């Protein structure tokens, strides 16, 4: 210098004017203070909080989780390891319990797919019209497949085969290291035990339900319900047509007080919290402990905005100058002009995960090349 890996940070700044929401003050004119995010998003996990249900224990069903150890309020999250896979490497990825409890499945191709299996080939015997045919042996070779019933080499054999041997793999046993997952070693066993549990299943562990429209409180006028007291009470009042009369039909009242329900509405829940920042200590780390300091949106169908100016990151064009280069051109600096800042928008709160994100910056590390 180029190409990468991992972990973080930031994601416009300042000023003027005009506005919006919450809190506080006010001489009611206004003043003052605070006002989105790392994801506020998806609503996928786990909690707090609230109401409902629930005597204890166990069993069953259903759902979830699934290597080991640790962290945490908890988790399906995080950290550190283990095993497997990928990369030259930094590093990355894993839906990673059990296939000796049982059942089931293994497409296509292939002779044969789990009680293995002779298509070609090889070997032996018999026959032969000398092309080959029949019977038997063989899984070493070829071929098929995701997978062919241990692998490589040697011995052995008619040809072969764990048939025998060495090494590797596998299995259970023992020893050593480790809390453990697991790793290393020894002797033994001739190989018996294919794969799939994101098929049923088995094992271990976890799990009551609903959610801030949770839920609590207040509650005027009008209308309705109940109680009580007073008044009125049918020769009466009200309605049936805008008014009056008659006839007809339907209906039963007024006032006060109390109680309860409840529409619209108001208040709380609702912003001091598993809180932010700094330092120190313990720990490899996730994280824990201590001290100091700060108060930091709230809400309700929903405020957090707009205009202008200057500047900054950065992009494009032009002029001038420098460097490299045979050329096309590349690159640096000043100036001028133009453009120009992503994803996104709290609604009870918190811890995670996932997804979106223009550009910029930092730290550690890896590989290659060059120079000293």
């Nucleotide at each position: 210098u180029c190409a990468g890996a991992u972990g973080g940070c930031u994601g416009g700044a300042u000023g003027a004017c005009c506005g919006c929401g919450g809190g506080g003050g006010u001489u009611c004119g206004c003043c003052u203070u605070c006002g989105a995010g790392g994801a506020a998003a998806g609503u996928c996990c786990g909690g707090g909080c609230u109401c409902c249900a629930c005597g204890g224990a166990g069993a069953c069903a259903u759902g979830g989780u699934g290597c080991c150890g640790g962290g945490u309020a908890a988790c399906g999250c995080c950290c550190g390891g283990c095993g497997g896979g990928g990369g030259c490497g930094a590093c990355c990825c894993c839906a990673g319990g059990g296939a000796u409890a049982g059942c089931g499945c293994c497409a296509c191709a292939g002779a044969g797919a789990a009680c293995a299996g002779a298509c070609c080939g090889c070997c032996g015997g018999c026959g032969u019209c000398c092309g080959c045919g029949c019977c038997g042996g063989u899984c070493a070779g070829g071929g098929u497949g995701a997978a062919a019933c241990g692998g490589u080499g040697g011995g052995g054999u008619a040809a072969g085969a764990g048939c025998c041997c060495a090494c590797c793999g596998c299995g259970g046993u023992c020893c050593c290291g480790g809390c453990a997952a697991c790793g290393g070693g020894a002797a033994c066993g001739g190989c018996a035990c294919g794969g799939c549990a994101a098929g049923c299943c088995c094992c271990a562990c976890c799990a009551g339900g609903a959610g801030c429209a949770a839920g609590a409180c207040c509650g005027a006028a009008u209308a309705g319900g109940g109680g009580u007291g007073g008044c009125a009470u049918a020769u009466g009042g009200g309605c049936c047509u805008g008014u009056c009369u008659u006839c007809g039909g339907c209906u039963c009242g007024c006032c006060g007080c109390c109680c309860g329900g409840g529409u619209u509405g108001g208040u709380c829940g609702c912003g001091c919290g598993a809180g932010g920042c700094g330092c120190c200590c313990g720990g490899c780390g996730a994280c824990g402990g201590g001290c100091g300091u700060c108060c930091c949106a709230g809400a309700g169908g929903a405020a957090u905005g707009g205009u202008c100016a200057u500047c900054c990151a950065u992009c494009c064009g032009c002029u001038u100058g420098g460097g490299c280069a045979u050329c096309c051109g590349c690159u640096c600096a000043c100036g001028c002009g133009g453009g120009g800042g992503a994803c996104a928008g709290a609604a009870c709160c918190c811890g995670g995960c996932u997804u979106a994100c223009a550009g910029g910056c930092c730290a550690u590390c890896u590989g290659a090349c060059g120079c000293u």
The RNA shown here (Bacterial RNase P class A) has 372 nucleotides and comes from an Alphaproteobacteria bacterium. Its mean pLDDT, the model's own confidence on a scale to 100, is 75. It matches the Rfam family "Bacterial RNase P class A". It is annotated as a ribozyme. Gene Ontology terms of the family: ribonuclease P activity, dimeric ribonuclease P complex and tRNA processing. The model forms 94% of the base pairs in the Rfam consensus. The sequence was found by an Rfam model in a public genome assembly.